This is a predicted structure of a 105-nucleotide RNA (SAM riboswitch aptamer (S box leader)) from uncultured Rossellomorea sp. The coordinates come from a structure-prediction model, not an experiment, and the mean pLDDT is 83. The organism belongs to Rossellomorea, within Bacteria. RNAcentral holds the sequence, with entries from MGnify.

[in-house]
């Protein structure tokens, strides 16, 4: 750093903590009725490994090894298409960027 894939669901009224958090800009928001963080807890099933079926796609289980547990990846950030305004603009849909995660180089 680069491939593939996934990203509308889903997770606690717990304990220590003690002010922040939500990539990143902008909004809007969470937050002392208690942010981050670490433990416990619990969700999911990408990999491995198990049990099972198949000619194959595949199913269950969750035991390791990550992930995750506010708001669609909170939302918009560039382009198109349509429809509203029309001195800036807005809405809705697609599709790209960016993140993020998993596996793999």
């Nucleotide at each position: 750093u680069c491939u593939u894939a996934u990203c509308a669901a889903g997770a606690g009224c717990g304990g220590c903590g003690g002010a922040g958090g939500g990539a990143u800009a902008g909004g809007c928001c969470c937050g002392a009725u208690g942010a981050a963080g670490c433990c416990c807890g619990g969700c999911a099933a990408c990999c491995u490994g198990c049990a099972g079926a198949u000619c194959a796609g595949u199913u269950g289980a969750a035991a390791g090894g990550u992930g995750c547990c506010a708001a669609u990846u909170c939302c918009u950030a560039c382009a198109g298409a349509u429809c509203c305004a029309u001195g800036u603009g807005g809405a809705u849909c697609u599709g790209g960027a960016a993140g993020a995660u998993a596996a793999g180089g």